[in-house]
This is a predicted structure of a 74-nucleotide RNA (transfer RNA) from a Patescibacteria group bacterium.

RNA sequence: GCGGCCAUAGCUCAGCUGGAUAGAGCGCUUCCCUGCGAAGGAAGAGGUCUGUCGUUCGAAUCGACAUGGCCGCA
Numbered sequence: 001g002c003g004g005c006c007a008u009a010g011c012u013c014a015g016c017u018g019g020a021u022a023g024a025g026c027g028c029u030u031c032c033c034u035g036c037g038a039a040g041g042a043a044g045a046g047g048u049c050u051g052u053c054g055u056u057c058g059a060a061u062c063g064a065c066a067u068g069g070c071c072g073c074a
Base pairs, nucleotide, nucleotide: 001073002072003071004070005069006068007067010026011025012024013023019057028044029043030042031041032040050066051065052064053063054062
C1' cells in the first nucleotide's frame, strides 16, 4: 500500500431476512432471608447500538467516509 472481519450496558455477547419499549449472562444497588456473612429469593439502575453523512415513511440492522482493533497479501 491492497483486501477481509469486528465495534451494542462496567465485562462477555445475542439481535444484523429494516418495523415491538434494544435484550441475556456476569457484575452493581436496594429489600427479604441470617446472630453476621455466603448461598438463595424479589425488585431496580445502567445503552441516543464508535462518529458523521446518506438511502427510507421508518436504521443497531442498508450504503459512503472517518476513527479504533484483529487477520491475510505485498

It was read from a public genome assembly.
The prediction has a mean pLDDT of 81.
Rfam family: tRNA. By type it is a transfer RNA.